[in-house]
RNA sequence: UCCGACAAAGGCCAACCCGUCGCGAGGCGGGGGCGCAAAGCCACGGGUCUCCUGCGGGAGACGGCCGGGCCGCCGAAG
Numbered sequence: 001u002c003c004g005a006c007a008a009a010g011g012c013c014a015a016c017c018c019g020u021c022g023c024g025a026g027g028c029g030g031g032g033g034c035g036c037a038a039a040g041c042c043a044c045g046g047g048u049c050u051c052c053u054g055c056g057g058g059a060g061a062c063g064g065c066c067g068g069g070c071c072g073c074c075g076a077a078g
Stems, first nucleotide, its partner, number of pairs: 002078001003075002011036002016031006034064001040070003044067003047062006
């Protein structure tokens, strides 16, 4: 470095429910727990979704859909 354990310590948190913001996709906070070794960060490529449209396009959402970039905890076996 690859790798990732019925390891240790800690972290994140799906569905669903409540509150709140948003036209919406969804965001944030709380509960919750299916999962996650990058489920940390970046909308860069693709994808999906929303709103508007003069149908040419425009403005957005999702990082827990797949790639890519950056940073990073722990250390058994190999």

A computed fold for a 78-nucleotide RNA from Limnochorda pilosa, annotated as c-di-GMP-I-GGC riboswitch aptamer.